[in-house]
RNA sequence: GCCGAUGUAGCUCAACUGGCAGAGUACUUGGCUGUGGACCAAGGGGUUAAGGGUUCAAGUCCCUUCGUCGGUACCA
Numbered sequence: 001g002c003c004g005a006u007g008u009a010g011c012u013c014a015a016c017u018g019g020c021a022g023a024g025u026a027c028u029u030g031g032c033u034g035u036g037g038a039c040c041a042a043g044g045g046g047u048u049a050a051g052g053g054u055u056c057a058a059g060u061c062c063c064u065u066c067g068u069c070g071g072u073a074c075c076a
Base pairs, nucleotide, nucleotide: 001072002071003070004069005068006067007066010025011024012023013022019056027043028042029041030040031039049065050064051063052062053061
């Protein structure tokens, strides 16, 4: 360089194949406990990588760019 996969909450991942963006964990507060952990309850946290397009409607489809991973080719 070329090909493929992938990017969603701090982290790990869902979101029925276009129709209200969620879970676990972490974090905060409260309960429980002699204290802490564990456990229970509640809460906060999102420009769905960036830009553009299609559509009544896009995390989802299309184009460009960027990041990550894998394969492959060339030079030394």

A computed fold for a 76-nucleotide RNA from an Acidobacteriota bacterium, annotated as transfer RNA. The coordinates come from a structure-prediction model, not an experiment, and the mean pLDDT is 81.